Small-subunit ribosomal RNA, 3' major domain from an uncultured bacterium, 472 nucleotides, folded computationally. The coordinates come from a structure-prediction model, not an experiment, and the mean pLDDT is 83.

[in-house]
Context: one part of a larger RNA
């Protein structure tokens, strides 16, 4: 001077308590252990690994494994030689291809004629390495933690390490302020400058909107018009404990107080201080060193990455009646869209298909579901729940056996709310319903990243259980 204590004080956080929904039991997705394999490619392992790298493993991706090739090499480059085309375009044979052998048609450029570009082969310097070391590293990350710390420079104290300031009261989400004071000041953080949401004006109206006028339709902002509303998007007001009681020396706190949409940090985001874990990653990229160089580089058919007695972990459907099915009705937001959305018509029970028009999109499309009536089932392993498997299609691609996703008839497994024990969330939150995107040829997405519809309960309290934060 730190840590630390089953030491003390003071404080905070869905930490615990109050609540409301899960996990742990089933099935089945989907990662990882373990086994197992010619290979099951490699990396992540308390919190901080396990739907994680991977925002798409059938070829490829692909780094694994087998077999077949080729060796200046799939790509990039100096040199020196040697050719003039190198390509296009069509064949023939072997092959699983990769490739290798043979043909036919085409076919450079400058030029001072020495030569020069260009390409293609030979040759050598190289090349290439998803080999190894993240405990040589850069760069990026994740964790304490958006916790409220972390520190300098003069000053003063102490031989010194170092200390004070940064401590004390009080206050606050906050080292946020205020008091006090050997200490006065400042920096990295905090908090506001930054975006989105809520409320208003201003100004702008198309593809958006339609009050009021007029036309039209079977209906419909359909069409003339209009800048009222909605709405869209640029600028602005707005919110400061300002007012106002009331405590308080103040800083502040307190009020179902006024005003206001909105009120004490509005609400949510995006910002991550000094450093911790020799955390993590050499497989994103980059680099140091060591190592492989007819191969640890490469190219190409196939296989694996999907195996399967069993263990966890995240999830998804469910066990039903606040349900299930069957018919009618109706309401959103964010996004996408020319090798695509695709309206309607038409065939199909259907996933789809064959036509057909609009749209490069405020126009045209993809497009809601829980809700709400109405009927029906009546508590049973069922009209529950849908795993499995048999058949019969569809669609993408060169190909769906290994290993694709959907559609239709048949199948009807386990499951009647789950030990110990754990995880989430304090409001438009939890829960609950659908819709969209990235990735993509298609898809094993139930993932992940967002969007809006319905719309709760509970917090006395801080003794204790976890993590922190100030003094001691």
């Nucleotide at each position: 001077u730190g840590a630390c204590g089953g030491g003390g004080g003071c404080c905070c956080g869905c930490a615990c308590a109050a609540g409301c929904g899960g996990a742990g039991g089933a099935a089945c997705a989907u990662g990882u252990g373990g086994u197992u394999u010619a290979a099951u490619u490699c990396g992540a392992u308390g919190a901080u690994a396990c739907g994680c790298g991977a925002g798409g493993a059938a070829c490829c991706u692909u780094a694994c494994c087998c077999g077949g090739g080729a060796u200046u090499g799939a790509a990039a480059u100096g040199u020196a030689c040697a050719u003039g085309a190198c390509g296009g375009u069509u064949g023939g044979g072997c092959g699983a291809g990769a490739g290798c052998c043979u043909g036919g048609c085409u076919u450079c450029c400058c030029u001072u004629c020495g030569g020069g570009g260009c390409a293609u082969g030979u040759a050598u310097g190289u090349a290439g390495g998803u080999g190894c070391u993240g405990c040589a590293u850069g760069g990026u990350u994740g964790u304490c933690g958006u916790u409220a710390g972390c520190u300098c420079g003069u000053g003063c104290c102490g031989u010194g390490a170092g200390g004070u300031g940064u401590c004390g009261g009080c206050u606050u989400a906050a080292g946020u302020g205020c008091c006090a004071u050997a200490a006065c000041g400042a920096g990295c953080g905090c908090a506001a400058c930054c975006c989105a949401c809520a409320u208003c004006g201003u100004c702008a109206g198309u593809u958006a909107c339609u009050a009021a006028c007029a036309g039209g339709u079977a209906g419909u902002g359909c069409u003339g018009a209009g800048g009222a509303c909605u709405c869209u998007g640029a600028c602005g007001a707005g919110a400061c404990u300002g007012c106002c009681g009331u405590c308080g020396u103040a800083a502040g706190g307190c009020g179902c107080g006024a005003g206001g949409a909105a009120g004490g940090u509005g609400u949510g985001g995006a910002u991550g201080a000094c450093g911790u874990c020799a955390a993590a990653u050499c497989a994103g990229c980059a680099c140091g060193g060591c190592c492989c160089u007819u191969a640890c580089a490469u190219c190409c058919g196939g296989g694996g990455c999907g195996a399967c007695g069993c263990a966890c972990g995240u999830g998804u459907u469910a066990c039903a009646a606040u349900g299930g099915u069957a018919g009618g009705g109706a309401c959103a937001a964010a996004g996408g869209g020319c090798a695509g959305c695709u309206a309607c018509c038409u065939g199909g029970c259907g996933a789809c298909a064959g036509g057909a028009u609009g749209c490069g999109a405020a126009u045209c499309u993809c497009c809601a579901a829980a809700c709400c009536c109405u009927a029906u089932c009546u508590c049973a392993g069922u009209u529950c729940g849908g795993a499995u498997c048999g058949g019969a299609g569809u669609c993408u691609g060169c190909a769906a056996c290994u290993c694709g996703a959907c559609u239709c008839c048949g199948u009807g497994a386990a499951g009647c709310u789950g030990g110990a024990u754990u995880c989430g969330c304090u409001a438009g939150u939890a829960a609950u319903c659908g819709c969209g995107c990235a990735u993509c040829a298609g898809c094993c997405a139930u993932g992940g990243c967002g969007c809006g519809g319905u719309g709760a309960a509970u917090a006395c309290g801080u003794u204790c259980c976890c993590g922190g934060g100030c003094c001691u």